[in-house]
RNA sequence: AUCUGAAUGGCUCAGUCGGUAGAGCAGGAGACUCUUAAUCUUAGGGUUGUGGGUUUGAGCCCCACUUUGGGCA
Numbered sequence: 001a002u003c004u005g006a007a008u009g010g011c012u013c014a015g016u017c018g019g020u021a022g023a024g025c026a027g028g029a030g031a032c033u034c035u036u037a038a039u040c041u042u043a044g045g046g047u048u049g050u051g052g053g054u055u056u057g058a059g060c061c062c063c064a065c066u067u068u069g070g071g072c073a
Stems, first nucleotide, its partner, number of pairs: 002071006010025004019056001028042004049065005
């Protein structure tokens, strides 16, 4: 340089045909327990990498950029 994948709560990841985003773990609170751990219950936490475009409506489609994994040379 070129081809291709990824970026979504603190972490690991889902998200179907475009209709206002969920799970597990972690952390907080509570129950249980002599106490801790384990187990159970519960609340919170996201401008979906950045900037544009399309659309009545974008995590999802299009473009550019940034970061990062892989292929080829």

Notes:
Predicted 3D model of a 73-nucleotide RNA (transfer RNA) from Podarcis lilfordi. It matches the Rfam family "tRNA". It is annotated as a transfer RNA.